[in-house]
RNA sequence: GCUGGUGUGGCGGAAUAGGUAGACGCAAGGGACUUAAAAUCCCUCGGGGGCAACCUCGUGCCGGUUCAAGUCCGGCCACCAGCA
Numbered sequence: 001g002c003u004g005g006u007g008u009g010g011c012g013g014a015a016u017a018g019g020u021a022g023a024c025g026c027a028a029g030g031g032a033c034u035u036a037a038a039a040u041c042c043c044u045c046g047g048g049g050g051c052a053a054c055c056u057c058g059u060g061c062c063g064g065u066u067c068a069a070g071u072c073c074g075g076c077c078a079c080c081a082g083c084a
Stems, first nucleotide, its partner, number of pairs: 001083007010026003019067001028044005046057004060076005
């Protein structure tokens, strides 16, 4: 330099013939149980705003297509593999 693959919460990892983003697990927080703890069970768990109902932004970065993009297209970045 060329080709292919990957990039999603704090971490792992789903969602791909475009249609509610974040299933499931781990970690974390709160509660129940216990003399206390462990284990177990219940609830919560991306950012910002709001008393709340809700609103808004968010899939490596920047654009494009579309009513609608994690998904399709272009450029770039990082990592992995192969070739040279």